Transfer RNA from Parcubacteria group bacterium Greene0416_39, 74 nucleotides, folded computationally. The sequence was found in a public genome assembly. The source organism's lineage runs through Bacteria and Bacteria candidate phyla. Its Rfam family is "tRNA". It is annotated as a transfer RNA. Its mean pLDDT, the model's own confidence on a scale to 100, is 80.
[in-house]
RNA sequence: GCCGGCGUAGCUCAGUGGUUUAGAGCAGGGCCUUCAUAAGGCCAAGGUCGGAGGUUCGAUCCCUCCCGUCGGCA
Numbered sequence: 001g002c003c004g005g006c007g008u009a010g011c012u013c014a015g016u017g018g019u020u021u022a023g024a025g026c027a028g029g030g031c032c033u034u035c036a037u038a039a040g041g042c043c044a045a046g047g048u049c050g051g052a053g054g055u056u057c058g059a060u061c062c063c064u065c066c067c068g069u070c071g072g073c074a
Base pairs, nucleotide, nucleotide: 001073002072003071004070005069006068007067010026011025012024013023018057029043030042031041032040050066051065052064053063054062
């Protein structure tokens, strides 16, 4: 330099045009339970869906560019 994958909550990931309103598990917080701890149960919080532009009535999802990361080729 060329080609390809990935980027969604603190971490690991799902979702792939509209319908719930962006979700799960773990971590962290509160409560219940216990003499206490662990385990378990319940609750709430946490997100510019990497950035910008485009297509569309509508974009996390499709297209382009950029950034980051991983891999392949040279």